[in-house]
RNA sequence: AGAGUUUGAUCAUGGCUCAGAUUGAACGCUGGCGGAAUGCUUUACACAUGCAAGUCGAACGGCAGCACGGACUUCGGUCUGGUGGCGAGUGGCGAACGGGUGAGUAACAUAUCGGAACGUAUCCAAUAAUGGGGGAUAACUAAUCGAAAGGUUGGCUAAUACCGCAUACGCCCUACGGGGGAAAGCAGGGGAUCUUCGGACCUUGCGUUAAUGGAGCGGCUGAUAUCUGAUUAGCUAGUUGGUGAGGUAAAGGCUCACCAAGGCGACGAUCAGUAGCUGGUCUGAGAGGACGACCAGCCACACUGGAACUGAGACACGGUCCAGACUCCUACGGGAGGCAGCAGUGGGGAAUUUUGCGCAAUGGGGGAAACCCUGACGCAGCAACGCCGCGUGAGUGAUGAAGGCCCUUGGGUCGUAAAGCUCUGUCAUCAGGGAAGAAGUUAAUGUAUUUAAAUAGAGUAUGUUAUUGACGGUACCUGAGAAGGAAGCACCGGCUAACUCCGUGCCAGCAGCCGCGGUAAUACGGGGGGUGCAAGCGUUACUCGGAAUUAUUGGGCGUAAAGAGCGUGUAGGUGGUUUGUUAAGUCUGAUGUGAAAUCCCUGGGCUCAAUCCAGGAAGUGCAUUGGAUACUGGCAGACUAGAAUAUAGGAGGGGUGAGCGGAAUUCCUGGUGUAGAGGUGAAAUUCGUAGAUAUCAGGAGGAACACCCGUGGCGAAGGCGACGUCCUGGACCGAUACUGACGCUGAGACGCGAAAGCGUGGGGAGCAAACAGGAUUAGAUACCCUGGUAGUCCACGCCGUAAACGAUGAGUACUGGGUGUCGCGGGUAGUUGACCCCUGCGGUGCCGUAGCUAACGCGUUAAGUAGACCGCCUGGGGAGUACGGUCGCAAGAUUAAAACUCAAAUGAAUUGACGGGGGCCCGCACAAGCGGUGGAUUAUGUGGAUUAAUUCGAUGCAACGCGAAAAACCUUACCUGGCCUUGACAUGUAACGAACUUUCCAGAGAUGGAUUGGUGCUCGAAAGAGAGCGUUAACACAGGUGCUGCAUGGCUGUCGUCAGCUCGUGUCGUGAGAUGUUGGGUUAAGUCCCGCAACGAGCGCAACCCUUGCCAUUAAUUGCCAUCAUUUAGUUGGGCACUUUAAUGGGACUGCCGGUGACAAACCGGAGGAAGGUGGGGAUGACGUCAAGUCCUCAUGGCCCUUAUGGCCAGGGCUUCACACGUAAUACAAUGGUCGGUACAGAGGGUUGCCAACCCGCGAGGGGGAGCCAAUCCCAGAAAGCCGAUCGUAGUCCGGAUUGUAGUCUGCAACUCGACUGCAUGAAGUCGGAAUCGCUAGUAAUCGCGGAUCAGCAUGUCGCGGUGAAUACGUUCCCGGGCCUUGUACACACCGCCCGUCACACCAUGGGAGUGGGUUUCACCAGAAGUAGUUAGUCUAACCGCAAGGAGGACGAUUACCACGGUGGGAUUCAUGACUGGGGUGAAGUCGUAACAAGGUAGCCGUAUCGGAAGGUGCGGCUG
Repeated sequence: AGAGUUUGAUCAUGGCUCAGAUUGAACGCUGGCGGAAUGCUUUACACAUGCAAGUCGAACGGCAGCACGGACUUCGGUCUGGUGGCGAGUGGCGAACGGGUGAGUAACAUAUCGGAACGUAUCCAAUAAUGGGGGAUAACUAAUCGAAAGGUUGGCUAAUACCGCAUACGCCCUACGGGGGAAAGCAGGGGAUCUUCGGACCUUGCGUUAAUGGAGCGGCUGAUAUCUGAUUAGCUAGUUGGUGAGGUAAAGGCUCACCAAGGCGACGAUCAGUAGCUGGUCUGAGAGGACGACCAGCCACACUGGAACUGAGACACGGUCCAGACUCCUACGGGAGGCAGCAGUGGGGAAUUUUGCGCAAUGGGGGAAACCCUGACGCAGCAACGCCGCGUGAGUGAUGAAGGCCCUUGGGUCGUAAAGCUCUGUCAUCAGGGAAGAAGUUAAUGUAUUUAAAUAGAGUAUGUUAUUGACGGUACCUGAGAAGGAAGCACCGGCUAACUCCGUGCCAGCAGCCGCGGUAAUACGGGGGGUGCAAGCGUUACUCGGAAUUAUUGGGCGUAAAGAGCGUGUAGGUGGUUUGUUAAGUCUGAUGUGAAAUCCCUGGGCUCAAUCCAGGAAGUGCAUUGGAUACUGGCAGACUAGAAUAUAGGAGGGGUGAGCGGAAUUCCUGGUGUAGAGGUGAAAUUCGUAGAUAUCAGGAGGAACACCCGUGGCGAAGGCGACGUCCUGGACCGAUACUGACGCUGAGACGCGAAAGCGUGGGGAGCAAACAGGAUUAGAUACCCUGGUAGUCCACGCCGUAAACGAUGAGUACUGGGUGUCGCGGGUAGUUGACCCCUGCGGUGCCGUAGCUAACGCGUUAAGUAGACCGCCUGGGGAGUACGGUCGCAAGAUUAAAACUCAAAUGAAUUGACGGGGGCCCGCACAAGCGGUGGAUUAUGUGGAUUAAUUCGAUGCAACGCGAAAAACCUUACCUGGCCUUGACAUGUAACGAACUUUCCAGAGAUGGAUUGGUGCUCGAAAGAGAGCGUUAACACAGGUGCUGCAUGGCUGUCGUCAGCUCGUGUCGUGAGAUGUUGGGUUAAGUCCCGCAACGAGCGCAACCCUUGCCAUUAAUUGCCAUCAUUUAGUUGGGCACUUUAAUGGGACUGCCGGUGACAAACCGGAGGAAGGUGGGGAUGACGUCAAGUCCUCAUGGCCCUUAUGGCCAGGGCUUCACACGUAAUACAAUGGUCGGUACAGAGGGUUGCCAACCCGCGAGGGGGAGCCAAUCCCAGAAAGCCGAUCGUAGUCCGGAUUGUAGUCUGCAACUCGACUGCAUGAAGUCGGAAUCGCUAGUAAUCGCGGAUCAGCAUGUCGCGGUGAAUACGUUCCCGGGCCUUGUACACACCGCCCGUCACACCAUGGGAGUGGGUUUCACCAGAAGUAGUUAGUCUAACCGCAAGGAGGACGAUUACCACGGUGGGAUUCAUGACUGGGGUGAAGUCGUAACAAGGUAGCCGUAUCGGAAGGUGCGGCUG
């Protein structure tokens, strides 16, 4: 510090997700040790049991229990407070601390900084005093009630308990005269003196009283800060203030009486929700954000609610009283209790420990002290919950062991890893040491010193001695033995470090996001290997970060989300030049504070670290104070450049009112006139013989204002258009005055605001939602047509919205230009003038520099550069919806969520593809023609059906006479049956045998059995060895036309013989990409030329190749024959001129001429030429597309079969047949059929062959055998044609299917199932519906011939020649293709995308008669305990009084306040609810096709209306 994810790709916008750190955590797997930390986040839920606050005898009366002493004793005991001590009690102090929890609390709290009107036990300092009396009471005792808890009555007694008196500087009150108010003693010591022998007295210490000061603590109060909601906007009656009084420790409406009517609030009152606050913690670069466990400060609370008492302090966690809920005891009459103390229990929960030890330390309470108490605390236990440290060994060790895994079978890897050898000993274990450290006090006793009369005593300082450890036999040290006891977890597709095998087969499963899995999964599960971390590792949850994704630092708003429809203007914010002053902001210094801990730095100490200790820094803050005065602000003054006013002008559809005009539509009246009119793509509804339309004249009425009219004008926007006029707003320009910052913006507020719509009343010509009819259509609630009502118009009143758009808030300043136009001015010269040129201000356009922008684009009218103000945005959907509020007559408007759901949604631009977009061009694409197919019969292929099998593949063009250039057996892959199992075939091992061959038997055959002959070749003297072949045996293996063409190679089809497809460098662009390759011409062609930020190049095109057409040269047999000779015959001699053959050359290149064109390329015409513009034909197929075809040609990965899915054999099948389709053959006849005669090819094939002559047969054919390995012989008669004859338009002398019969040939074999021949038979068919195919010249059409395959079998196929046409105006249309351009919501690319209703399932949510809770408020009732007031009820020790009595007090009663409770009403919130509304998601469904292309009616916005639904239509608006 970034990364993944929207797209075919790109840039941007924008969300989601990840990598980091963290935790009081939990869960899963695993787990050796230690240190120091932490441990109910949930039910402030309920609690059994034990403990958590006591202590003091040096305050007191005393003596229940214990011990000691003493006395008595009957030895059982009894008595004795005498001593140590001490239960219970009186009294003092403490219990208000410490400990827990976070319910409440949004300010009565907390934090920071201040303030004045207060209190303060204990403590410190200093001052004064501590005199003298009195009356009670508990304990105890006696009686008595009660189950208990607990009382009641009588009697005795003490005090540092209680109450007077005295005194009182200071204290308090005061009318300034005065008045009032205190105490307590206890302990130690002691020489005189006195004594009732207790002591007095003196002294020390402690205590007590009064008052002062201090410290610390507490109470009160001010300012500032402290969460969310405005779908909470008004709140308040002791409320705000005053006077007086009361009350308090103290100011104060704290309380009361009276008076006034205030106080708070948009700088957010009130209300609602949530929440203890802080130091700090986590994170972050920081600013911030989140949190507030542990530790520390403050607050609040103690079962719930209320209340006071005591006290220095409480309205009191382990106190009291009352009410309530709950639990327990009970003798039913009554009582008891409060773990949010420490342990612990139940419950809740994902989840949080021991009913431990000790007061040794630290701290606290009491005490003079010893000491006691202390679940504070110190320790231990449990828990990997986090942090830190250590270990699980180290060295050596290659036959790279075994084994696992992988493998291309060579090997690789785990891996120096192990074993082995040599060492070490941390931790753990055992043993020993270790009372180390943690410990100072206290007591006793010395010394010094203070006090005092004092060598008592007491205090202080300093020695000595003795004593105290829960942890704990712990830390630590030493020794011993032994590598022995100690490694897991997650991950390995990308992000993200780390890869392979097997299994599985959209299953099981994974997943943080993108996404994996449908038979070769690095993504699931397992194995091996690897990576990361490590006593832990992962997962889940939360927080911050990344996120500049709320943007102060640090974002945006033309089109991505986002400028309010427009103005006026309040608060607020902000503001020109200058002088003085002030010092609020600002800057600077000082002081105080900012607790400690934490963080940071330095140092120290536990072996290190974590942890701990010390010091420093920091704490960005607040307060006080000194200074500075530039800037901002305040105050005072001045100015004129901003702003405003006056004044001269001209421009304008600016606004309002009342008038007025002509054209046109419609209607009415009348005339002329006759059969149609109207309307459409075509029609129909409609109008018209009752006279329409057309035309003329007159009249009525309403609405709108042609031309002018212009990216022209005016207005803030909406908007404004005939003409003149009354009234009226604003802007502009010129010149000069005047005011003197009066300015800008503008939350709320107020006003204006198209169309539609609403209300009331008018008006109504045209147009026209709805509606009706006619068409169209599958339907047509539409588009089209005919009608037609609201409405459109006017007046008044509402509504308040639009794509209200420049999708651009208003205002100011600055920043190059060019060119139009509108308004008002100025200037020079010409000119009568108009006008031309230059120029100023204000508006309105276009093009463009810099700059900006994601790009498009904007660009002095900014989307540039600045600064001030307002509005608005924060992923898509849900949704501008629900609820609530406000407004409205309504329609509705405005304000405006959440649950849930997705990983995208979006902008601009790019390349393609597509368009019922455009332009240009080509093609037998159409057109023009010729001949066919589709109808018939047959052949053949396919589908379907059938079958034991009808083997398999090919399936739009681009499968279907295709693979198959030959299915009777074989082929053959299929079926049935019979057989074989190392196999029909290959290699390797071993053994035997030459190989080979004859004959017979069984069998359908495969096969099985028997049998004859035969001894070979090479080396070697021989023995023997070897090669080849055969047989046998066992195992490695063979074999598979089994699957996957969607795992593949190769080959092929197709677009398409279409003219395209790309690259290098350069340039442009952020980029995808573009340019080149586009443009102007031209071509069959990206062919060529020109131009050009391109210049070149490659694959294609063309050419090179073959063939054909002309000529030449060479050659001349089997070919040829002009001349010569010869003959039936080129037969022979001869010749090679010609033809021909086959080799080499030539020839054609727009080369020449003319024209056109741009001086080009090229085109048109012509000449010459056998051939002319690629001469004809062929071969040749760019980058790529179709997961096109083929695993059954071949090859091949993987999978599958292995006595079978392999191999052999016989028979059958591939040849079936209701039917459908494709491709062909033959026909339907006279351009013909039949018969007779007769003419002319080319290219091929031939020895397992072609086969002549001749003979036989009607014929297929048979016999025969010459010739030929072929320019020699044969196949081999070419046919159409030509010359005659016949038929005469008919199912025929057409047509030949089918069938019968007799034959021929091939073959082992023609039954299933061959071809051919003779005779006989003689179907359909009379030119073929919709539709559709081929062909542009030696072509179509037509005629025959040959080859391959092949024993035989050709209507197929591949070739060959013969005869030999017609037509093309042309590119509008159909199809296909190429180039350019345009739109796009498509990219699997239009066979695309996509909208809404309906049906089904699930989810969350709104409404809902209501129902049930919570909170809160108002009114009333009620009134426990308590406090305060009152009190002729009762009682009463201290004081006063001689007494009676009084003062005072207690109880009771009552009044006020008030908790619980009750009744009624309201507000709010949660849950639930028959039914119901829309929404979201879902594999497949139904209906249409609204949108994206001109999406087939351009779309969209607002509004109204209609319709199953998308939606349609009207009105106005926008261009996206």
A computed fold for a 1520-nucleotide RNA from a Pseudomonadota bacterium, annotated as small-subunit ribosomal RNA. Rfam family: Bacterial small subunit ribosomal RNA. Its family is annotated with structural constituent of ribosome and ribosome in the Gene Ontology. Its mean pLDDT, the model's own confidence on a scale to 100, is 84.